[in-house]
């Protein structure tokens, strides 16, 4: 300095051909239990890395910046 990569809920991850954003762990509420795990039922929690553009309609396509990681050159 050049390439490929990834970045969605606290965490770890899906989302098919662009067409309702989702699970599991976590948490909280409840059932059960003397009381608590455990089990089982429920709720809650998002600017999909920021910013722009395309489109009727974008996690998803295009441009630009951030940070991670891989590889390849440079200079000392």
């Nucleotide at each position: 300095a050049g390439g490929c990569u990834a970045c969605u809920a606290g965490c770890u991850c899906a989302a098919u051909u662009g067409g309702u954003a989702g699970a599991g762990c976590a948490u909280c509420g409840g059932u059960c239990u003397c009381c608590a795990a455990a089990a089982c039922c429920g709720a809650g929690g998002g600017u999909u890395g920021g910013g722009g553009g395309u489109u009727c309609g974008a996690g998803u396509c295009c441009c630009u910046c951030g940070u991670g990681g891989c590889c390849u050159g440079c200079c000392a």